[in-house]
The prediction has a mean pLDDT of 82. This is a predicted structure of a 72-nucleotide RNA (transfer RNA) from Cepola schlegelii. It is recorded under the gene name trnT. Rfam family: tRNA. Rfam classes the family as a transfer RNA. The source organism's lineage runs through Eukaryota, Bilateria, Actinopteri, Osteoglossocephalai and Cepola.
RNA sequence: GCACCAGUAGCUCAGUGUUAGAGCACCGGUCUUGUAAGCCGGUGGCCGGAGGUUAAAACCCUCCCUUGUGCU
Numbered sequence: 001g002c003a004c005c006a007g008u009a010g011c012u013c014a015g016u017g018u019u020a021g022a023g024c025a026c027c028g029g030u031c032u033u034g035u036a037a038g039c040c041g042g043u044g045g046c047c048g049g050a051g052g053u054u055a056a057a058a059c060c061c062u063c064c065c066u067u068g069u070g071c072u
Base pairs, nucleotide, nucleotide: 001071002070003069004068006066007065010024011023012022013021018055026042027041028040029039030038048064049063050062051061052060
């Protein structure tokens, strides 16, 4: 330098055009002599950045940033 993968909650990941979700973590309650586990409920997201297409974009297109892999 070229090609490809990945970027979504504190962490690990779903979601491939029509209202962003789960598990763990965190907070509260319940249970216990107490703690943990279990059970119930809750908080938390400008979907890496900027533009474009569309009635509507996390999703499609372009450029850029970051990480990883391969080739030279």